RNAcentral holds the sequence, with entries from SILVA. This is a predicted structure of a 1545-nucleotide RNA (small-subunit ribosomal RNA) from a metagenome. Rfam family: Bacterial small subunit ribosomal RNA. The coordinates come from a structure-prediction model, not an experiment, and the mean pLDDT is 83.
RNA sequence: AGAGUUUGAUCAUGGCUCAGAACGAACGCUGGCGGCGUGUCUUAAGUUAUGCAAGUCGUACGAUCCUAUUCUAGGAUGAUUCUUCGGAUGAAACCUGGAUACGGGAGAGUGGCGAACGGGUGAGUAACACGUGGGUGAUCUGCCCUCCGGUGGGGAAUAACACCCUGAAAGGGGUGCUAAUAUCGCACGAUGUCUAGGGCGUGCGAGCGCUCUAGAUGAAAGGUGGCCUCUGUUUUAUGCUGCCGCCGGAGGAUGAGCUCGCGGCCUAUUAGCUUGUUGGUGAGGUAAAGGCUCACCAAGGCUACGAUAGGUAGGCGGCCUGAGAGGGUGGCCGCCCUCACUGGGACUGAGAUAAGGCCCAGUCCCCUACGGGAGGCGCAGCUAAGAAUCUUGCGCAAUGGGCGAAAGCCUGACGCAGCGACGCCGCGUGGGUGAAGAAGGCUUGCGAGUCGUAAAGCCCUGUUGGAUGGGAGGAAUACGCACCACGGCCAAUACCCGUGGUGCCUGACAGUACCAUCCCAGAAAGCCCCGGCUAACUCCGUGCCAGCAGCCGCGGUAAUACGGAGGGGGCUAGCGUUGUUCGGAUUUACUGGGCAUAAAGGGCACGUAGGCGGUUUGGUAAGUCGGGUGUGAAAUCCCUCGGUUCAACCGAGGAACUGCGCUCGAAACUGCCUUACUCGAGUUCGGGAGAGGAGAGUGGAAUGGCCGGUGUAGGGGUGAAAUCCGUAGAUAUCGGCUGGAACACCAGUGGCGAAGGCGACUCUCUGGCCCAGAACUGACGCUCAUGUGCGAAAGCUAGGGUAGCGAACGGGAUUAGAGACCCCGGUAGUCCUAGCCGUAAACGUUGGGCACUAGGUGUAGGAGGUCUUCAACGUCUUCUGUGCCGAAGUUAACGCGAUAAGUGCCCCGCCUGGGGACUACGGUCGCAAGGCUGAAACUCAAAGGAAUUGACGGGGGCCCGCACAAGCGGUGGAGCAUGUGGUUUAAUUCGAUGCAACGCGAAGAACCUUACCAGGGCUUGACAGCCUCCUGACACCGGAGUGAAAGCUCCAUUCCUCUUCCCGAGGCAGGUGGAACAGGUGGUGCAUGGCUGUCGUCAGCUCGUGUCGUGAGAUGUUGGGUUAAGUCCCGCAACGAGCGCAACCCCUAUCUUUAGUUGCCAGCGGGUCAUGCCGGGGACUCUAGAGAAACUGCCGGUGACAAACCGGAGGAAGGUGGGGACGACGUCAAGUCAUCAUGCCCCUUACGCCCUGGGCUACACACGUGCUACAAUGGCCGGUACAAAGGGACGCAAUAUCGCGAGGUGGAGCAAAUCCCCAAAGUCGGUCUCAGUUAGGAUUGCAGGCUGCAAUUCGCCUGCAUGAAUGUGGAAUCGCUAGUAAUCGCGGAUCAGCAUGCCGCGGUGAAUACGUUCUCGGGCCUUGUACACACCGCCCGUCACGUCAUCCGAGUCGAAUGUACCCGAAGUCAUUGGCCUGACUCGCUUCGGCGAGAGGGAGGUGCCGAAGGUAUGCUCGGCGAGGGGGACGAAGUCGUAACAAGGUA
Repeated sequence: AGAGUUUGAUCAUGGCUCAGAACGAACGCUGGCGGCGUGUCUUAAGUUAUGCAAGUCGUACGAUCCUAUUCUAGGAUGAUUCUUCGGAUGAAACCUGGAUACGGGAGAGUGGCGAACGGGUGAGUAACACGUGGGUGAUCUGCCCUCCGGUGGGGAAUAACACCCUGAAAGGGGUGCUAAUAUCGCACGAUGUCUAGGGCGUGCGAGCGCUCUAGAUGAAAGGUGGCCUCUGUUUUAUGCUGCCGCCGGAGGAUGAGCUCGCGGCCUAUUAGCUUGUUGGUGAGGUAAAGGCUCACCAAGGCUACGAUAGGUAGGCGGCCUGAGAGGGUGGCCGCCCUCACUGGGACUGAGAUAAGGCCCAGUCCCCUACGGGAGGCGCAGCUAAGAAUCUUGCGCAAUGGGCGAAAGCCUGACGCAGCGACGCCGCGUGGGUGAAGAAGGCUUGCGAGUCGUAAAGCCCUGUUGGAUGGGAGGAAUACGCACCACGGCCAAUACCCGUGGUGCCUGACAGUACCAUCCCAGAAAGCCCCGGCUAACUCCGUGCCAGCAGCCGCGGUAAUACGGAGGGGGCUAGCGUUGUUCGGAUUUACUGGGCAUAAAGGGCACGUAGGCGGUUUGGUAAGUCGGGUGUGAAAUCCCUCGGUUCAACCGAGGAACUGCGCUCGAAACUGCCUUACUCGAGUUCGGGAGAGGAGAGUGGAAUGGCCGGUGUAGGGGUGAAAUCCGUAGAUAUCGGCUGGAACACCAGUGGCGAAGGCGACUCUCUGGCCCAGAACUGACGCUCAUGUGCGAAAGCUAGGGUAGCGAACGGGAUUAGAGACCCCGGUAGUCCUAGCCGUAAACGUUGGGCACUAGGUGUAGGAGGUCUUCAACGUCUUCUGUGCCGAAGUUAACGCGAUAAGUGCCCCGCCUGGGGACUACGGUCGCAAGGCUGAAACUCAAAGGAAUUGACGGGGGCCCGCACAAGCGGUGGAGCAUGUGGUUUAAUUCGAUGCAACGCGAAGAACCUUACCAGGGCUUGACAGCCUCCUGACACCGGAGUGAAAGCUCCAUUCCUCUUCCCGAGGCAGGUGGAACAGGUGGUGCAUGGCUGUCGUCAGCUCGUGUCGUGAGAUGUUGGGUUAAGUCCCGCAACGAGCGCAACCCCUAUCUUUAGUUGCCAGCGGGUCAUGCCGGGGACUCUAGAGAAACUGCCGGUGACAAACCGGAGGAAGGUGGGGACGACGUCAAGUCAUCAUGCCCCUUACGCCCUGGGCUACACACGUGCUACAAUGGCCGGUACAAAGGGACGCAAUAUCGCGAGGUGGAGCAAAUCCCCAAAGUCGGUCUCAGUUAGGAUUGCAGGCUGCAAUUCGCCUGCAUGAAUGUGGAAUCGCUAGUAAUCGCGGAUCAGCAUGCCGCGGUGAAUACGUUCUCGGGCCUUGUACACACCGCCCGUCACGUCAUCCGAGUCGAAUGUACCCGAAGUCAUUGGCCUGACUCGCUUCGGCGAGAGGGAGGUGCCGAAGGUAUGCUCGGCGAGGGGGACGAAGUCGUAACAAGGUA
């Protein structure tokens, strides 16, 4: 970075597809290890058993229990000491009991802090939710930090606990007792707050700061360590002191609230939305501004720069992709928001409207004694759903969090481990050597090649693995403890605090990472692909089957595309597939596209918003540019460095974060304000042209009708006709009248108009345009979404009108049909008035404006110059319009080219593959018809443009050909022959099938041939070669049996050479056996070679170089002439060349020469009845060699001075003299596997081989090719003449002879210019006399002949007899242009025999060609094309069948939502008679209390209010009898619409 795919090929357009990267993936096959990440997103924000996830503080408090110490009582024991030895004493430890000041522990309670963090999720949300940058002069902030000040004195309760009551439980109630850092008053008090007043300072400002005065308001709590200096003391605390708290204030930090600018989804088939709505005043409420709420007042607010509505969605840092700009995405990590079963609500609190709190309603689930209760997945786990997503693990060691003075406790946050190739990264599955190139597989051209140094073998290594041992780091200046030192505090060396030092304590992972030693190549490779894209090829199987496929497409018997195998390619613990995103795709184009014809310019204009805008002065600084500054969290990306052995991964630093804010500056450009200008635009004056528009009027020609005249039988119409009109007088013609519509000539790629459109003349009204020059205004301009108007034809409404024309309709024709084309009629309509409709191929298929960029030539309007006396379109210049040609340029090409499709600027409209679809639904307009707007599902791999080469055309031009025409003779009718089809058959072997199969292969089927059929046989075979054994000649020859033969069985006979006779060896021959093989006219001519047919003996087909074209390709080869010819000449961006044409070759026509036998015979001689018979001759004919001759060479004319043509001369022959051989590039998958050859497939006691017989010869029919005829131009009989070319030994055969004859006998001659086969038409004479005949000769009978082993099926010939059809042939069709047709015979091949066929030969010997309109075929040029398998092409619509999606549809079901009303839970707020309580105060008091009373509580009421209900709308969706069209589907039906003039453009 591109590639495949539309075409025969090409270029461009355009879609589809592929190669890349990525993923929280899934599926298939496979799977060794480790590290780092990651894992219920897609689906059910479904449901959840069980355990754990938020507690902590005894240094806040009371009580209870346990326990150790201590104290104490008793018991037992009895150390020690003393001893009178009796005893005394009675320690420690032990047992039992008690006490509780201190210490430790437990669970519950009061109280404090926390529980608003952390963790999960993305349902909702299109919003100040998020991002970014500001504001808060409108705010709050527990714990933390700094600073200032304070901490006085009292009161009354209540849990726990005890007792009682109650409930199944959860729990609840009552009475009584008690503490606090719980709670309530009081006091002091201001720096706080509020009110009133004053001063100073400051800000743009609502204000803020400092300060003065007065008044109001008005807090607190203790706990604990140490000590005795002070105070008071019996101790010690009421004291002192430290620490932790508490209260008030100021500030900070952090966090939060509110608010504003800007930014980021889709739909206009959602266009209007809004009533607390917008604003004001006042009040309430909040921490706080505010309609946040309420009362009143005003009537506002939002919206095309998209309000409202609907759909979708958490946002961002980032992540993926991309060169970038972009596009996609928001999982992990981080920030913000949101939710916590669903909906509503408040309480507590610094903070919540609170995931593991409360209340209410709803759903679901659980317990229940049926009264009532309980619950909400964070981690792991379960279940459901799904293609799919993990362990009910370990630990608080680290990091972080809560509580605590601390130890510490708690922590499913977190750290680790487990599972999963889910991803990224790394490693391994061994290394070296090793050719007998092993075995084996596969292939094979059979030689070999390949797997392949691959294996084995030999020598090594030890990553991983296994075993054994060692063994970090994460952990320490952490917390804490102990000690030491110093400092602070203090009365203090105590305590406490701080700093420093030393030591101690702490690891879930895990004996892990890592290291060492030992052991063995041992335990470790798969997956996909191999037709092109795209790296990689063969064999077998299969046979449009099975299957493959991302696109193009593979598969119908030789598949590199299916399946398997071998081999190869790619990647690798993975590999493929599927899905998704970006890329490629400049295929939404900002970067970076287009709109004449490919998709795309609105039918046209006016004009609103908007966009854009001439010259100039000054100012400003919004845009713009520059500097500085703040911010742009971290992580990520990038760079550098570092840590894991490397890497992934991780760390550090830098850069970057392209943005936003503030500030300073610049002033060219844009904007804004301002000054001026005239060239843009416009106004006035003077001229000018015009089918511009509207209205009114007028005119003539023509058509039709009516009246009258003349006149008579037709007219009209068509390809031809008919319907139709006409004797009731048409058509024709003359005169008159009437009515409607349209305006001939002029008339012109002339004019006018914005477009549609406008055409007789006159008048009235009216729009625009052009020219000339002057004056004026002073940018007033251009474009234009929405909007408004105009808008052909047809159509609609109402009313008129209606001559002609004329949908529909009727009739006549045409036709297979004819719902058409043609003809005769004819209504609506066409016309007018008024009003709708609003569309067209409304096209220049080309939006408007301005500017710029060679010319030439017409034409229309105007002006000017010049020549001229004047004039003129005579000429020149210029403006405006309208055409053609063309430079540059442009374009895919065609083309465009100052009237741009060129070069630029401005504005609008539109396009994004084809079909579905100018459709559906919705909306809107319309009386309707319908218009405008305008999808999707589904489906295709294209659809489409321009140009190229062909082919084709019921396109054109030119030109050929027995192509037609002109002629002659045939075929088609008859009989027969022959071939074919069909039918039949045991078989009728096979092939050939339009021309170009059909008297073709077959130049010869009785057997053979023969390939077919029936039957009988053979099996290494009829044929080739090899081996073994036998024989020696079993072979040949001869014979026998059987048999139809083949065959089978048998008899007899019987080699050569060498050698030592034998034995043996060799050769030869035969046989038995054998293995390979033979054999196949079995298949495939669509696997092939070769050969052949055909277009076509048509004149064509190509190449090299050059040139042109982006290219296919063109040019040459076209053109002007000419030719039989691409033959030749001329011209020409072509110049040459090749294969074809022609010529060279053969035959034939003339002559010369040579030669002269077998041929010839003029002259000479001889001979015969006669004959070149003989001598001889070469003259002639002839033979066959060599030559000559013809070349448009000569003359004239025409032509271009050419080529050439025409005429002529000469000549045997004249314009290629006649004929033959010779067949370009190619076409038809033309023909042939049965001539031959050959790949592959098939058969192998048969699909081979042999034999006998049969068949190929059949016969109702049909066709082709022929023969013979139908007769007198003839038949028959007789006489008589003249060829050429061939053939002849298994032959031709003469004379002779026999036979009516076929033929027989016989055999002269001849291997041939010698002999033989050997002519007929003709001619002469005769006869027949128009008839089914003396034409014709089929058929049949009899008798013969010949060939052959054999003529029955099934040969030919002869004689006699028989004597059919047939009397010149319908439609149609064939051959032939001169020695031809026609006619006559002759020969040959094949062949034993068989010829009407075939191939040749000569004899006789015509007619006609005006001409190229038509038929057929062909050549060249040109044109159209939707064809390219090429017109036997392509292709359209209905119908029928199947499948699919969709629209409508009586209705029905569901979801979402609006409005109104009903009911109204919890709860806040408000209110409240009575009730309960009432700490403070007051009064009274018998001192027990009683009363009053602010406040509080339960209850009641009210406003609001969720769910629910009722009613009524709206939106979306599911199903739906039936209906509508659509798409798709190898071979269905009907027609033929389109593509060529497509047969009616």